Large-subunit ribosomal RNA, domain II from Candidatus Hodgkinia cicadicola, 691 nucleotides, folded computationally. Taxonomically the source falls in Candidatus Hodgkinia (Bacteria, Pseudomonadati, Pseudomonadota, Alphaproteobacteria). The prediction has a mean pLDDT of 84. It matches the Rfam family "Bacterial large subunit ribosomal RNA".

Context: one part of a larger RNA
C1' cells in the first nucleotide's frame, strides 16, 4: 500500500408522545413476598390490594369545597363547577425521543493518591590513586660595597605561584564529514585547562511541588517549567477524525432574539409526521384607504452666485472750531429680480410596497394541537443604500434569482450569468438559449445601407481636410474659391524714445490724401536703411467654392517579461457592423408511443384487476416499505446416490438479492410462520495478521 479478520447509536430506571391489546363510561392495576392444582420448566398461572394513576377543586398552608382565595367585607376580581356536546381513565408490550448513568466510537495536554528510582547525572561525605619534559625566578638567606640602621646596592643561594610552553588526563572552540550514521551526538582537523576553585576509583547521603544546582529552568537512568510505574479512569474534550445493506414520498437552513456569547447552546421562523377545523390561503381583477421615498422644489432650515435698491453705523473730503448740511467711497442686514444644491431641508409628490372589502376559471392551500428533527460558518449576479477610491472574487443591510441541495444545452474551457428543473426506455418529432464557411449539428440564404482599421477580435482624456448622412450659414456668369501674371502708392523716416528706431525693439495716436486697389502695416529680414512679402486691386480662367453644427462607421492616443497569446483555431473583406425577412440546427425542456412507482377520483368489487388525471432533482433531516447475517420457538424437510464452504456463465427480481447448474470439497444444512439482537465497512495518520 494492498488483501482477510475485527471495528462504532448499546443497556438499565424514570418519564413523555404515537402505534397494538387486555379491562373500563368511573374505574384501570399490583410491588416485595409467597404457592406450583393445570404442560417438565420459565419470562408461565395463580395469591398478595401495601402503594400508584383516574374520577375536584381552590389556596404558601392550617384549611374548606363545586366551590375556593383574595380581604374587615367583597354586589368586585383570579383559578374551577356547571353548561355547550353527556365529561375516560388505566396496566403491559413495541418504536421514537428526553433524563441520569462513561451513554455512538478512538483521541488530549493535564489533576490526584499510593509506590519505584542518585549504577546516568548535581552536590556533598567518607577513602584511593594520577598529573612527561622544558620556562620565568617572589619572599627569604650567605657574601661583598654601603648605611647612623638587615637601610640600600650588587653576585649568589633559594623555589613562590588558582604563574608561562607542552604530553597523559579532564574538556569540546571552529569548520568538514556523518545525517536510513560506525554513534538516538560519533569521527577528522583544530582548540581550552593542564599543581588546582585541578582530575579520578570504589563506598556513601540527599527524591517529585521534593532534591541538587559557581544559575542554563540545568541535572535527578537517551524522560524534566515538575521523573518513572500503577491506580482514581472508559478524567473531561462547546474540538478533529470515523459511523457498516436497498427502495419510496416530501425536504430545509446558515435568519431574529438571548447568551463570560459569537466555530456552542436555547426560544421563534424555515423542514417531516400524526390527528382535526375547514376555503379561512395565494394569484388576477375591482373599490377604498397608510405613508413622505424616487423625482421635483426653495414656502420652512440651512448652504451658495450675480445684478439691483439700500437703514443703521463706522471712514475722507468741502463748509468756519463744533454742530447742521453736502459730495465721495469701502463694508453692508435686509428687500427686489434671475439662475442653483441638501441623508438629518419640504409649499408637493409617484410606480412599487402594505391593509381592509368584494367577485371568480385553474392551482393547490391555509390555520390550531401534538411529536421529530436539522439549521443559526452562507456564496455569486442584477436592483436600492451605507463604509470604502460611486476601489477590490472587499464589507455590511436591504430586495429578486441561482448556486448551497441542480444534473442538461449555452457562455472555448468556467458552483453563483443566459436557457431549462433530469421516475425509466424509445423518436430522422417540433422548439429555448445559442447558433448555421471548416473544425462542428444547421443558410457561402435573401433584400437594403454601412466600415478598410483584420476594425470586428481590449481601454480614457485628448487629437485629425478618415468617410456616409442631415441640417444651418455664405459666397459665385454684374465671374465666386484654388492657380497664374501685374500693382501694392504719397504726405511720412507719424510722434514720442533711441547711438541707430524710416509699416514691422517698446509707448501714444491710427489720421489724411491719390486711387481699380493699397493697414500709419501680416510675416520673414537689416546695425538702421535696402529687399522679399501679405491684407487689398486689376486681369487671364469659367462653376462651383468656404464655413458651423449634429449623427454613423473608422483612425492615432496603445509599452512586459517561456511562445503567435486581447476571434477557442483554421480562417474572413464577410465568414463584419446595422436594418427587415424567410429557413434549419439545437436540451433529460415540450409533444408522441411503452413501462414503474406514489396520490386522488370512477368503475367494479372484497382489496385485486382495471380506466382516467395529477405528480416522482435533491445535501442535512423526517416519514415509510424491504433485503441478508447469527442464534431461538413452533411446523416440516434436505444430506456420503454427496451437507456447509470455495470456483464458474446464462437466468430471476427496480435494489438490497435470490435461485439453478457444473467442478471442488467431505459432514452437515435448511425452508414457512414468529422471536431476539455481539446485524451489513471503503476511510477512524483505525487495530490484528500476511505478502
Nucleotide at each position: 500500500g494492498u488483501c482477510a479478520a475485527c471495528g462504532a447509536c448499546u443497556u438499565a430506571a424514570c418519564g413523555g408522545c404515537g402505534g397494538a391489546a387486555g379491562c373500563a363510561g368511573a374505574g384501570c392495576u399490583u410491588a416485595a413476598g409467597c404457592u406450583c392444582c393445570c404442560c417438565a420448566a420459565a419470562c408461565g398461572a395463580g395469591c398478595g390490594u401495601a402503594g400508584g394513576c383516574g374520577a375536584a377543586g381552590c389556596g404558601a398552608a392550617a384549611g374548606c369545597g363545586a366551590g375556593u382565595c383574595u380581604u374587615a367585607a367583597a354586589u368586585g376580581g383570579g383559578c374551577g363547577c356547571c353548561a355547550a356536546a353527556a365529561c375516560a381513565g388505566u396496566u403491559c408490550c413495541c418504536g421514537c425521543c428526553g433524563u441520569u448513568a462513561a451513554a455512538c466510537c478512538c483521541g488530549a495536554a493535564a489533576c490526584c493518591g499510593a509506590g519505584u528510582g542518585a549504577u546516568c547525572u548535581a552536590a556533598c561525605c567518607g577513602u584511593u590513586g594520577g598529573c612527561a619534559g622544558g620556562c620565568c625566578g617572589a619572599a627569604g638567606g650567605c657574601c661583598g660595597u654601603u648605611u647612623a640602621a638587615u637601610u640600600a646596592c650588587g653576585u649568589u643561594c633559594g623555589g613562590a605561584g588558582g604563574g608561562c610552553c607542552g604530553a597523559a588526563c579532564u574538556c569540546g572552540u571552529a569548520c568538514c564529514u556523518g545525517u536510513u550514521g560506525c554513534a538516538a551526538a560519533a569521527g577528522g582537523u583544530u582548540g581550552a585547562g593542564a599543581u588546582g576553585a585541578c582530575c579520578u576509583g570504589c563506598g556513601g547521603u540527599u527524591a517529585g511541588g521534593a532534591g541538587u544546582g559557581a544559575a542554563a529552568g540545568g541535572c535527578c537512568a537517551a524522560u524534566c517549567a515538575a521523573a518513572c510505574u500503577c491506580g482514581g479512569a472508559g478524567a473531561u474534550a462547546g474540538c478533529u477524525g470515523g459511523u457498516u445493506c436497498u427502495c419510496u414520498g416530501c425536504g430545509a437552513a446558515a435568519u431574529c432574539u438571548a447568551u463570560u456569547u459569537a466555530a456552542g447552546u436555547a426560544g421563534a421562523g424555515c423542514g417531516c409526521c400524526g390527528c382535526a377545523c375547514u376555503a379561512a390561503c395565494u394569484u388576477c381583477g375591482g373599490c377604498c384607504g397608510u405613508g413622505g421615498u424616487a423625482g421635483a422644489g426653495c414656502a420652512c432650515u440651512g448652504g451658495a452666485u450675480g445684478a439691483g435698491c439700500g437703514a443703521a453705523a463706522g471712514g475722507g473730503a468741502c463748509u468756519u472750531u463744533a454742530a447742521c448740511g453736502u459730495c465721495c467711497g469701502c463694508u453692508g442686514a435686509g428687500c427686489u429680480c434671475a439662475a442653483c444644491c441638501a441623508a438629518a431641508c419640504u409649499c408637493c409628490g409617484a410606480a412599487u410596497a402594505c391593509g381592509g372589502c368584494c367577485u371568480c376559471c385553474c392551482a393547490a392551500u391555509g390555520u390550531g394541537c401534538g411529536g421529530c428533527a436539522g439549521a443559526c460558518g452562507c456564496a455569486c449576479u442584477g436592483c436600492g443604500a451605507g463604509c470604502g477610491c460611486u476601489a477590490a472574487c472587499g464589507u455590511c443591510c436591504g430586495u429578486a434569482g441561482u448556486g448551497g441541495a441542480g444534473a442538461g444545452g449555452g457562455a472555448a474551457a468556467c458552483a453563483a450569468c443566459c436557457c431549462a428543473g433530469a421516475u425509466u426506455c424509445c423518436g430522422c418529432g417540433a422548439u429555448a438559449a445559442g447558433g448555421u464557411c471548416c473544425u462542428u449539428a444547421a443558410g457561402u440564404c435573401c433584400a437594403a445601407g454601412c466600415u478598410c482599421a483584420a476594425c470586428g477580435c481590449g481601454a480614457a482624456a485628448g487629437g485629425a481636410a478618415g468617410u456616409g448622412c442631415a441640417a444651418g450659414u455664405u459666397c459665385g456668369u454684374u465671374g465666386a474659391c484654388a492657380a497664374u501674371c501685374g500693382g501694392a502708392a504719397u504726405g511720412u523716416a507719424g510722434g514720442c524714445u533711441c547711438a541707430g528706431a524710416a509699416g514691422c525693439g517698446g509707448c501714444c495716436a491710427u489720421c489724411a490724401u491719390u486711387c481699380a486697389a493699397a493697414g500709419a502695416g501680416u510675416g520673414c529680414g537689416u546695425a538702421a536703411c535696402a529687399g522679399c512679402u501679405c491684407a487689398c486691386c486689376g486681369a487671364u480662367c469659367g462653376a462651383a467654392g468656404g464655413c458651423u453644427u449634429g449623427c454613423g462607421c473608422g483612425c492615432c492616443g496603445a509599452a512586459g517579461a517561456u511562445g503567435u497569446a486581447a476571434c477557442g483555431g483554421g480562417a474572413c473583406u464577410a465568414a463584419g457592423c446595422u436594418u427587415a425577412g424567410c429557413a434549419c440546427c439545437g436540451a433529460a425542456g415540450c409533444c408522441g408511443g411503452a413501462a414503474g412507482u406514489g396520490c386522488g377520483a370512477c368503475u367494479u368489487a372484497u382489496u385485486g384487476c382495471g380506466u382516467c388525471g395529477c405528480a416522482c432533482g435533491g445535501u442535512a433531516g423526517c416519514a415509510g416499505a424491504g433485503c441478508g447475517u447469527u442464534c431461538c420457538g413452533c411446523a416440516a424437510c434436505c444430506g456420503c446416490a454427496g451437507a456447509a464452504g470455495a470456483c464458474g456463465a446464462a437466468u430471476u427480481g427496480u435494489a438490497a438479492a435470490a435461485g439453478c447448474c457444473g467442478u471442488u470439497g467431505g459432514a452437515g444444512g435448511u425452508u414457512g410462520c414468529g422471536g431476539a439482537a455481539g446485524u451489513g465497512a471503503g476511510a477512524a495518520u483505525g487495530u490484528u495478521g500476511a505478502c